[in-house]
């Protein structure tokens, strides 16, 4: 300096072009004498950024930015 990967709520993931969902964890309610356990709700995402294609992008392209690996 070249390739390669990964970047999505506090955290770890998912979602291969058509409403961004799971787990956990927070809050509220319920359960209990209290706490945990179980049970029902609810909040909480400009999908790393900037353009581009598309009716329609987390997603394809281009270019940066952070990690991570590889090779010089």
């Nucleotide at each position: 300096g070249g390739c390669c990967u990964a970047g999505u709520g506090g955290c770890g993931c998912a979602a291969u072009g058509g409403u961004a969902g799971c787990g956990c964890g927070u809050u509220a309610c319920u359960u209990u004498c209290c706490g945990g356990u179980g049970g029902u709700a609810a909040a909480g995402g400009u999908u790393c950024c900037a353009g581009g294609u598309u009716c329609g992008a987390a997603u394809c392209c281009u270019g940066g930015c952070u990690g991570g690996g590889u090779c010089g």
This is a predicted structure of a 72-nucleotide RNA (transfer RNA) from Thermothelomyces thermophilus ATCC 42464. NCBI's taxonomy places the organism under Eukaryota, Fungi, sordariomyceta, Chaetomiaceae, Thermothelomyces thermophilus. Its Rfam family is "tRNA". Gene Ontology term of the family: triplet codon-amino acid adaptor activity. From the family's description: Transfer RNA (tRNA) molecules are approximately 80 nucleotides in length. It is annotated as a transfer RNA. Model confidence (mean pLDDT): 81 of 100.